This is a predicted structure of a 75-nucleotide RNA (c-di-GMP-I riboswitch aptamer) from a Planctomycetia bacterium. The prediction has a mean pLDDT of 83. Taxonomically the source falls in Planctomycetia (Bacteria, Pseudomonadati, Planctomycetota). It was read from a public genome assembly, where an Rfam model found it.
[in-house]
RNA sequence: ACUUUGAAAAGGCAAACCAAUCGUGAGGUUGGGACGCAGCCAUGGGUCUUCAAUGAAGACCGCCAGGUUGCCAUA
Numbered sequence: 001a002c003u004u005u006g007a008a009a010a011g012g013c014a015a016a017c018c019a020a021u022c023g024u025g026a027g028g029u030u031g032g033g034a035c036g037c038a039g040c041c042a043u044g045g046g047u048c049u050u051c052a053a054u055g056a057a058g059a060c061c062g063c064c065a066g067g068u069u070g071c072c073a074u075a
Stems, first nucleotide, its partner, number of pairs: 003075001005073002012037002017032006035062001039068003043065003046060006
């Protein structure tokens, strides 16, 4: 340096639910809260929403796959 693996440590994020707020909506944001978990990208599939519906515009990466970057330990 590359590859395998994830028992432990450090650090970090934050599901459901509650409140406020934005949106027609799926949902987003902020605070509280922790089930879970490295992070990031709507690229393919999937799910969901709206509309003037063989279509169009959107939401979800904490659904699956793909791409990409990193930390600690392990062989």